[in-house]
The prediction has a mean pLDDT of 79. SAM riboswitch aptamer (S box leader) from a soil metagenome, 134 nucleotides, folded computationally. Rfam family: SAM riboswitch aptamer (S box leader). Rfam's curators write: The SAM riboswitch is found upstream of a number of genes which code for proteins involved in methionine or cysteine biosynthesis in Gram-positive bacteria. Of the family's consensus pairs, 94% are formed in the model.

RNA sequence: UCUUAUCCAGAGAGACCGAGGGACCGGCCCGAUGACGUCUCGGCAACCAGCGAACGAAAGUGCAGCCUGGCAACAGGCUAAGCUUCUCGUCAAGCAAGGUGCCAAUUCCGGCAGAGAUAUUCUGGAAGAUAAGA
Numbered sequence: 001u002c003u004u005a006u007c008c009a010g011a012g013a014g015a016c017c018g019a020g021g022g023a024c025c026g027g028c029c030c031g032a033u034g035a036c037g038u039c040u041c042g043g044c045a046a047c048c049a050g051c052g053a054a055c056g057a058a059a060g061u062g063c064a065g066c067c068u069g070g071c072a073a074c075a076g077g078c079u080a081a082g083c084u085u086c087u088c089g090u091c092a093a094g095c096a097a098g099g100u101g102c103c104a105a106u107u108c109c110g111g112c113a114g115a116g117a118u119a120u121u122c123u124g125g126a127a128g129a130u131a132a133g134a
Stems, first nucleotide, its partner, number of pairs: 001134007012041005020030003024111004042103003047099002050095002054090004058085004065078005107127001112124004
């Protein structure tokens, strides 16, 4: 930088620092009763990884059946179902918490477009954030 998914749920205390912070712009908020940030501890969530019923594949086995050979016993081959697996793939509910993330306000609201309607509402998008992959 690109792709995909999600973003109206949830979850904060202490210590340090000292003036701005909420990405950008406008608004509106937070902030010397100490915000933002850093550290410690705690918590939330479940994107990825893990476990996971089941399904499928592969391999093995395979009563019966079929084919070939044989007088026969039998030998060789094929094989639906079934069964098995330190095998592989997909994967529901759920579990768990390893890698991330997050813990003021819906991503705080809007920004662009469309519709309704002129107070404003709805839908989609852009931008941004996070995860996974490239």
RNAcentral holds the sequence, with entries from MGnify.